Bacterial RNase P class A from Paenibacillus humicus, 411 nucleotides, folded computationally. Of the family's consensus pairs, 92% are formed in the model. Its Rfam family is "Bacterial RNase P class A". By type it is a ribozyme. It is recorded under the gene name rnpB. RNAcentral holds the sequence, with entries from ENA. Model confidence (mean pLDDT): 77 of 100. NCBI's taxonomy places the organism under Bacteria, Bacillati, Bacilli, Caryophanales, Paenibacillus.

[in-house]
RNA sequence: AAAGUUUGACAGACAAUCGCCGGCGGCUAUUCGCCGCGGGAGGAAAGUCCGGGCUCCAAAGGGCAGGGUGCUGGAUAAUGUCCAGUCGGCGCGAGCCGAAGGAUAGUGCCACAGAAACGGACCGCCGAUGGCCGCCGCAAGGCGUGCACAGGCAAGGAUGGAACCGAGGUGUAAGAGACCCCGAGGAACGCUGGUGACUUCGUUCCUGGUAAACCCCACCUGGAGCAAGACCUAAUGAGACGCAGCUUGCGCCUGCAGGCACAGGCAGCUUUCGCCCGAAGCGCGUCUAGGUUGGUCGCUGGAGCCGUGCAGUAAUGUACGGCCUAGAUAGAUGAUUGUCACUUACUAGCGGGAGGGUAGUUCCCGAUUACCGCGAACGGUACAGAACCCGGCUUAUGGCAAACUUUCAUC
Numbered sequence: 001a002a003a004g005u006u007u008g009a010c011a012g013a014c015a016a017u018c019g020c021c022g023g024c025g026g027c028u029a030u031u032c033g034c035c036g037c038g039g040g041a042g043g044a045a046a047g048u049c050c051g052g053g054c055u056c057c058a059a060a061g062g063g064c065a066g067g068g069u070g071c072u073g074g075a076u077a078a079u080g081u082c083c084a085g086u087c088g089g090c091g092c093g094a095g096c097c098g099a100a101g102g103a104u105a106g107u108g109c110c111a112c113a114g115a116a117a118c119g120g121a122c123c124g125c126c127g128a129u130g131g132c133c134g135c136c137g138c139a140a141g142g143c144g145u146g147c148a149c150a151g152g153c154a155a156g157g158a159u160g161g162a163a164c165c166g167a168g169g170u171g172u173a174a175g176a177g178a179c180c181c182c183g184a185g186g187a188a189c190g191c192u193g194g195u196g197a198c199u200u201c202g203u204u205c206c207u208g209g210u211a212a213a214c215c216c217c218a219c220c221u222g223g224a225g226c227a228a229g230a231c232c233u234a235a236u237g238a239g240a241c242g243c244a245g246c247u248u249g250c251g252c253c254u255g256c257a258g259g260c261a262c263a264g265g266c267a268g269c270u271u272u273c274g275c276c277c278g279a280a281g282c283g284c285g286u287c288u289a290g291g292u293u294g295g296u297c298g299c300u301g302g303a304g305c306c307g308u309g310c311a312g313u314a315a316u317g318u319a320c321g322g323c324c325u326a327g328a329u330a331g332a333u334g335a336u337u338g339u340c341a342c343u344u345a346c347u348a349g350c351g352g353g354a355g356g357g358u359a360g361u362u363c364c365c366g367a368u369u370a371c372c373g374c375g376a377a378c379g380g381u382a383c384a385g386a387a388c389c390c391g392g393c394u395u396a397u398g399g400c401a402a403a404c405u406u407u408c409a410u411c
Base pairs, nucleotide, nucleotide: 001407002406003405004404005403006402007401008400010398012340013339014338015337016336017335018334020040021039023037024036025035026034027033042383046394047393049392050391051390052389053388054225055224056223057222066221067220068219069218070217071085072084073083074082075081086100087098088097089096090095101216102215106214107213108210109209110208122157123156124153125152126151129150130149131147132146133144134143135142136141165183166182168180169179170178184207185206186205187204188203189202190201193198229297230296231295232294238288239287240286241285242284243283245266246265247264248263249262251260252259253258268282269281270280271279272278304323305322306321307320308319309318310317311316341381342380343379349374350373351372352371355365356364357363
């Protein structure tokens, strides 16, 4: 210098002016409003994928079904998260990744090709045994480089990602873990170390893959979600009770006195801020239930944040001290200007310049160009926006720092 790996912190700063949403105090003040002080997004507020708190519903307890998790130990409110390890895989390495229980419980599946993908024979080998043929023999029977009919075999070839664990030997008619020695992998048991996963050594047994197929084993598991849920409450409409002046028309009842219902007029009441006119509207009052609309709570002081000490390899826990740090509800947290920071930029441009690099050289760079000094501007400053609250994961995203790895160059 280049290419990487891991971890950490940050997320432009300040000021002025004009706004927005909460809080506290003061003033005039019921409302409306004014003034002052102080607060006002994130590391992911996102996806809503896991796990909790909280709320309502359900619920003795146990089991089945369904769902989830799946090496070990630990952390935690809890987790599928995190930490430390084991085993396996990837990388030269720093490091990274792992859906990592069981194929020796059972069932299934293994495309195409191939004889056969767990019970098989296409080519091939053999044909000991049985059969046929030929020869010998009176016969029993014997003999044969004979045939390849029954039959035996799985060594070799061929197919495939994978062919019944691999190589050698024994053996045989030919062969084969059929047997022997050595080796590979796995299981069980014992043993060494370890809390454990696992591991060292030994003995015995076994040998295709697949559980991201059914399944078996172990453990966990009620449902819905702040639009959860609690409270207050208009208007209109519903019900009950009480009070309702005068009059006209029509209908009904009737004991012909009157009563009921509907429609209209006057009066009355309400609004038009006091009065009159005018206009508009209307039965009045009390209570009850419902809980719409609106409002209040839930709502932000919490598994909280910062610092130090202690315990622990660590995740984390704990003690002490300090701090208060958004709470909107169609959704506030913004805009403008100025100065600075970083970038743009070991740049453009300007000036010097014949040497520069090196301990040094025959090496490297260099006359517009190396090298030295000064040094701008335009532009840019990512991803993104709380909605009950936390712990995680994943995704988006800008530059910075530290430690480490590999390679190259110079010494």